[in-house]
RNA sequence: UGGAAGGCUUUCUAGGGUUCCUCGGACGCGCGGAUCGCGCGGUUCGGCACGGUCCAAGAGAAAGCCGCGCGGGGGUCGAACGUUCCCGCGUACACGGAGGGAUAAAAGCCCGGGAGAU
Numbered sequence: 001u002g003g004a005a006g007g008c009u010u011u012c013u014a015g016g017g018u019u020c021c022u023c024g025g026a027c028g029c030g031c032g033g034a035u036c037g038c039g040c041g042g043u044u045c046g047g048c049a050c051g052g053u054c055c056a057a058g059a060g061a062a063a064g065c066c067g068c069g070c071g072g073g074g075g076u077c078g079a080a081c082g083u084u085c086c087c088g089c090g091u092a093c094a095c096g097g098a099g100g101g102a103u104a105a106a107a108g109c110c111c112g113g114g115a116g117a118u
Stems, first nucleotide, its partner, number of pairs: 006066007015055002020052002022049001023046005028040005067091010093113001095116001099111003
């Protein structure tokens, strides 16, 4: 300096914000037993609102599929090589800014197993 130690999907979680829903405040309108209460396909503000919808981990969880490695068995072939199917086991390790990006917005999302560290 280069290469390899694999990839994808689903469901969820840590976590995340506020488009919609809900909730809360103020105002408006209507109604009533009326300085209060109820209702509204109303307006507006609030995520320092537990929540629903939503987003969500390379280094979080579960499962599935594919690939690769090793071992075993079957089919094909006179045999071997090859090829194909099935079964089993394995697929390790992993500290990490700042900054930027998307979406309504933000994040352990994406840049990114990045920069850097060992």
The RNA shown here (Guanidine-I riboswitch aptamer) has 118 nucleotides and comes from Paenibacillus sp. Its Rfam family is "Guanidine-I riboswitch aptamer". From the family's description: This family represents a conserved RNA structure found upstream of the ykkC and yxkD genes in Bacillus subtilis and related genes in other bacteria. The source organism's lineage runs through Bacteria, Bacillati, Bacilli, Paenibacillaceae and Paenibacillus.